c-di-GMP-I riboswitch aptamer from an uncultured beta proteobacterium, 94 nucleotides, folded computationally. The coordinates come from a structure-prediction model, not an experiment, and the mean pLDDT is 83.

RNA sequence: UCUGAAACAGGGCAAUCCCGCCGAAAGGCGGAGGCGCAAAGUCACCCGCCUAAAGGACGCCACAAGCGCGUCACACGGUAGCGGAACCACCAGG
Numbered sequence: 001u002c003u004g005a006a007a008c009a010g011g012g013c014a015a016u017c018c019c020g021c022c023g024a025a026a027g028g029c030g031g032a033g034g035c036g037c038a039a040a041g042u043c044a045c046c047c048g049c050c051u052a053a054a055g056g057a058c059g060c061c062a063c064a065a066g067c068g069c070g071u072c073a074c075a076c077g078g079u080a081g082c083g084g085a086a087c088c089a090c091c092a093g094g
């Protein structure tokens, strides 16, 4: 540096559901648990996807404005267990 996950050693991580906490939500963290994972280790740089609080546009109401309610698009919020890039690593073989 490449290949593999058949075997060996140490073993590692932890989906769904449930409980608690944080968050507007998506989601995250902890407990419990064990669907799966050879990078299911790190990283939101790229693509995708999720959410839409604030701010914006429009509508309703209204003499008007504001408040309120609704709709739409939007990430500075997420997702590394969608994929790519980057970084690092156990075992075996070349």
Stems, first nucleotide, its partner, number of pairs: 001094004012037002018031005035081001041087002045084002048079003056072005